This is a predicted structure of a 91-nucleotide RNA (SAM riboswitch aptamer (S box leader)) from Ornithinimicrobium murale.
The coordinates come from a structure-prediction model, not an experiment, and the mean pLDDT is 78.
The sequence was found by an Rfam model in a public genome assembly.
RNA sequence: CACCCAUCCAGAGCGGCCGAGAGAUCUGGCUCGAUGACGCCGCAGCAACCAUCCCACCCGGGACAGGUGCUCACGCCAGGAUCGAUGGAGG
Numbered sequence: 001c002a003c004c005c006a007u008c009c010a011g012a013g014c015g016g017c018c019g020a021g022a023g024a025u026c027u028g029g030c031u032c033g034a035u036g037a038c039g040c041c042g043c044a045g046c047a048a049c050c051a052u053c054c055c056a057c058c059c060g061g062g063a064c065a066g067g068u069g070c071u072c073a074c075g076c077c078a079g080g081a082u083c084g085a086u087g088g089a090g091g
């Protein structure tokens, strides 16, 4: 990085820095934001996938938190066209 598979209505926030927009794109709404959003860092937490362990040994259920991931609102909602994110597999 192309292709493939699964998921995207569950869950989980404080502190520091920064300083104006942010919530993927278009339209229309709505929401967050100088009482500092978004982003970055630290700590804490959550538990979806993989790994490990237990029950069952097909499906499935549970534990754990090692590898990732995530921690306003269903990927914020509706419509459109695409996409995107995360994990796995694989070259």
Base pairs, nucleotide, nucleotide: 001091004088005087006086007085008084013043014042015041016040017039021032022031023030024082025080026079027078028077029076044071045070046069048068049067050066052063053062054061055060075083